[in-house]
Context: one part of a larger RNA
Molecule: large-subunit ribosomal RNA, domain II
Organism: Kitasatospora cinereorecta
RNA sequence: GCCUGCGAGUUUGCGGUGUGUAGCGAGGUUAACCCGUGUGGGGUAGCCGUAGCGAAAGCGAGUCCGAAUAGGGCGACUCAGUUGCAUGCCCAAGACCCGAAGCGGAGUGAUCUAGCCAUGGGCAGGUUGAAGCGCGGGUAAGACCGCGUGGAGGACCGAACCCACCAGGGUUGAAAACCUGGGGGAUGACCUGUGGUUAGGGGUGAAAGGCCAAUCAAACUCCGUGAUAGCUGGUUCUCCCCGAAAUGCAUUUAGGUGCAGCGUCGCGUGUUUCUUGCCGGAGGUAGAGCACUGGAUAGGCGAUGGGCCUCACCGGGUUACUGACCUUAGCCAAACUCCGAAUGCCGGUAAGUGAGAGCGCGGCAGUGAGACUGUGGGGGAUAAGCUCCAUGGUCGAGAGGGAAACAGCCCAGAACACCGACUAAGGUCCCCAAGCGUGUGCUAAGUGGGAAAGGAUGUGGAGUCGCAGAGACAACCAGGAGGUUGGCUUAGAAGCAGCCACCCUUGAAAGAGUGCGUAAUAGCUCACUGGUCAAGUGAUUCCGCGCCGACAAUGUAGCGGGGCUCAAGCACAUCACCGAAGUCGUGUCAUUGCAGCAAUAGGGCCAACGCCCGCUGUGAUGGGUAGGGGAGCGUCGUGUGCCGGGUGAAGCAGCCGAGGAAUCGAGUUGUGGACGGUUCACGAGUGAGAAUGCAGGC
Numbered sequence: 001g002c003c004u005g006c007g008a009g010u011u012u013g014c015g016g017u018g019u020g021u022a023g024c025g026a027g028g029u030u031a032a033c034c035c036g037u038g039u040g041g042g043g044u045a046g047c048c049g050u051a052g053c054g055a056a057a058g059c060g061a062g063u064c065c066g067a068a069u070a071g072g073g074c075g076a077c078u079c080a081g082u083u084g085c086a087u088g089c090c091c092a093a094g095a096c097c098c099g100a101a102g103c104g105g106a107g108u109g110a111u112c113u114a115g116c117c118a119u120g121g122g123c124a125g126g127u128u129g130a131a132g133c134g135c136g137g138g139u140a141a142g143a144c145c146g147c148g149u150g151g152a153g154g155a156c157c158g159a160a161c162c163c164a165c166c167a168g169g170g171u172u173g174a175a176a177a178c179c180u181g182g183g184g185g186a187u188g189a190c191c192u193g194u195g196g197u198u199a200g201g202g203g204u205g206a207a208a209g210g211c212c213a214a215u216c217a218a219a220c221u222c223c224g225u226g227a228u229a230g231c232u233g234g235u236u237c238u239c240c241c242c243g244a245a246a247u248g249c250a251u252u253u254a255g256g257u258g259c260a261g262c263g264u265c266g267c268g269u270g271u272u273u274c275u276u277g278c279c280g281g282a283g284g285u286a287g288a289g290c291a292c293u294g295g296a297u298a299g300g301c302g303a304u305g306g307g308c309c310u311c312a313c314c315g316g317g318u319u320a321c322u323g324a325c326c327u328u329a330g331c332c333a334a335a336c337u338c339c340g341a342a343u344g345c346c347g348g349u350a351a352g353u354g355a356g357a358g359c360g361c362g363g364c365a366g367u368g369a370g371a372c373u374g375u376g377g378g379g380g381a382u383a384a385g386c387u388c389c390a391u392g393g394u395c396g397a398g399a400g401g402g403a404a405a406c407a408g409c410c411c412a413g414a415a416c417a418c419c420g421a422c423u424a425a426g427g428u429c430c431c432c433a434a435g436c437g438u439g440u441g442c443u444a445a446g447u448g449g450g451a452a453a454g455g456a457u458g459u460g461g462a463g464u465c466g467c468a469g470a471g472a473c474a475a476c477c478a479g480g481a482g483g484u485u486g487g488c489u490u491a492g493a494a495g496c497a498g499c500c501a502c503c504c505u506u507g508a509a510a511g512a513g514u515g516c517g518u519a520a521u522a523g524c525u526c527a528c529u530g531g532u533c534a535a536g537u538g539a540u541u542c543c544g545c546g547c548c549g550a551c552a553a554u555g556u557a558g559c560g561g562g563g564c565u566c567a568a569g570c571a572c573a574u575c576a577c578c579g580a581a582g583u584c585g586u587g588u589c590a591u592u593g594c595a596g597c598a599a600u601a602g603g604g605c606c607a608a609c610g611c612c613c614g615c616u617g618u619g620a621u622g623g624g625u626a627g628g629g630g631a632g633c634g635u636c637g638u639g640u641g642c643c644g645g646g647u648g649a650a651g652c653a654g655c656c657g658a659g660g661a662a663u664c665g666a667g668u669u670g671u672g673g674a675c676g677g678u679u680c681a682c683g684a685g686u687g688a689g690a691a692u693g694c695a696g697g698c
Stems, first nucleotide, its partner, number of pairs: 001698006011093003015090010027048003033042003052059002062074004096234002099231001103224006114198009123188001125157003128153001132149006161185003165182005200216001202212003237632006247260005261367002263364007272357001274352008287339001288337002293333003297329004305321001306319005370395010400411003415588004420584003426578003429562003435575001437574006448564001454548002458545010475532005481505003486500003511526001515524002589622009602613004633687001635684005641678004651671005656665003
């Protein structure tokens, strides 16, 4: 890992509260217990109901507060209950199952290990050579020195022994700590045998929270014990109907819970709901505005204040300072408003719809982590697949088609069957169903098929303003002069450093000069003019499509691919087709509203009305998680009626068949060898694929 078996909402309570059903009914019912063996009879204590109010005494259809005959609260006047059984939920219990780490009690452990006690044992060999002593030297005597002797030491080297520092191996090991090679101690605080002792909040510890039997920040065993677990996981057959939430408030609350919201079921009400039109309302958002509150720009006027001058005082003059108010023009605002929508909201009215609309009461829930997207906003950086609100949608709980692939985008809501049809989004050259459709343009960049500020005689279209056969634009030929070197400045300034002015003349035209240039001149050139040539030429604005800007890591790799250029790209127009579980067609099933029950059709409860089932017709409905409701299948057993069985029960296997599913066959064949089936009820140890489930097998 697989297979087989086992494996989770149960039981108790004269508990609570609903629903269904049955009995009795202003009543209902017994409990202990007794007689008794039929689940029979008795038993009236008690309980619930029939009256409430008050804290109570108490009073009573009233009562309480109150001085009150005031007022108010709760009641009465509308009156049905109660006891069984079944069932939903709740409460108390282990209470759907498995799961802690832990807490307490009583015990068992020092054969491992820590310390200690008693009694034993062990340490090859080699080295060093302390004190003391002897002799000699030395001294007044010493001290001291030398040579011997001596044999000290948590001394030295190094086996046994003890340890475990490094490396390699081992890592489902040979081993739940080892092996190999090096390493440390090795007469000591040494190592070790045997026996003993200290015990769990306790021991022991040269102290690491170490060790106390492969277990230690509190051992192990059993018990309390099914501790508790707002946490995780799991929770077993089928079909039918409906179908959520991820919000608000509160919470030692934030992944829990209570109430409300949203779901479902029952009863009641009976269009009250919703949509649209019309009518009547409230409002201060978007926008806009500057009338208020503030912010803020420029001009005009210029008060006040300051400076300067004058002045004995009063005053007067002046000012490139400050600059109010007023005024002109132009602005800004979530906490500004002289204004002010759209939508939304409230009420009335009419019409439509009339349903799984609305509302009320009650039973049972789940949800209270939401996600993305459009729109309006706050936070952030007008960042985030960011975060927080509001308002729609989708996902959640939604399959199908499209977006290559792709919960949240676009289209569209899947009862079942069909080798029928029409469409949506999106598509129609091939992959790939359907047009290499038609018409008119655009694009040359493979733009299409990724991107900004910015840049550019790309190209198409629409304007506006110039010049132009009296010859424009471009090119070429020629002129481009004189007063004058204008004045000033300057060393110089002559068109061309700078300042001022910018005239006149001749002329077809020529600036007191556009640029280059010189020290200054000179020189080249331009504006401007004539000629040659010959038909358009220049500036500017807007729009369409393109270009550059454009750099990344496995391999083209920024159309899904192939491939595409009067397109298979883009724009506009137009016709046709494809395309889904949408819609239609044909048939079937179920749910539900309405009508009918007659004819091949009615049946049951009924005195009747009526109710239920069924049938027919007609309309609507049938995606679905949590969850609510309904109807069934199957297993084991009990009762009951009817049956089967050695002429072969159950079980097992194959084949055939039936049903909407769980499933079924007293169909059949084989095997098997003794019990079994079915009707209607009842009762459960009643359905497995998951729980790192448990046991066994492989």